[in-house]
RNA sequence: GGGCGUGUGGCGCAGUUGGUAGCGCGUCAGUUUUGCAUACUGAAGGUCUCUGGUUCGAUCCCUGACACGUCCA
Numbered sequence: 001g002g003g004c005g006u007g008u009g010g011c012g013c014a015g016u017u018g019g020u021a022g023c024g025c026g027u028c029a030g031u032u033u034u035g036c037a038u039a040c041u042g043a044a045g046g047u048c049u050c051u052g053g054u055u056c057g058a059u060c061c062c063u064g065a066c067a068c069g070u071c072c073a
Stems, first nucleotide, its partner, number of pairs: 001072007010025004019056001027043005049065002052062002
């Protein structure tokens, strides 16, 4: 320098024939306990890497950029 892939709550991931995002773990609160753990209930937490475009509407489609991984040179 070139090809391919990935980028979504604190962490690991799902979700796309376009209709405004969910699961597990974790965190916080409550019930239970002498207390802890477990269990159950509830809550907070994400402008879906950035930028433009298409569209009534974009995490999803298209352009470019950045970061990471991988292969080639």